The RNA shown here (transfer RNA) has 82 nucleotides and comes from a Bacteroidota bacterium. The organism belongs to Bacteroidota, within Bacteria. Rfam family: tRNA. By type it is a transfer RNA. The prediction has a mean pLDDT of 81.
RNA sequence: GGACGGGUACCGAAGCGGUCAACCGGGCUGGACUGUAAAUCCAGUGGCUUAGCCUUCGGAGGUUCGAAUCCUCCCCCGUCCA
Numbered sequence: 001g002g003a004c005g006g007g008u009a010c011c012g013a014a015g016c017g018g019u020c021a022a023c024c025g026g027g028c029u030g031g032a033c034u035g036u037a038a039a040u041c042c043a044g045u046g047g048c049u050u051a052g053c054c055u056u057c058g059g060a061g062g063u064u065c066g067a068a069u070c071c072u073c074c075c076c077c078g079u080c081c082a
Stems, first nucleotide, its partner, number of pairs: 001081007010026003018065001027045006046054003058074005
């Protein structure tokens, strides 16, 4: 330099136009259990004034009534070729 794959919540990871603040696992917080702890179980875990509203999927643009999802450019990571 070329070809592909990838970047999503604290971490991993699913998602492939609307049903998504986003499955699932870990971690964390609260509770149950226990003499204590661990394990196990239940609930919560973007923010807020919790009715609902607002913001978010590497960055910036674009398409669309509607984008994590499609398009363009850029940044970063990995594999292969040279």
The sequence was found in a public genome assembly.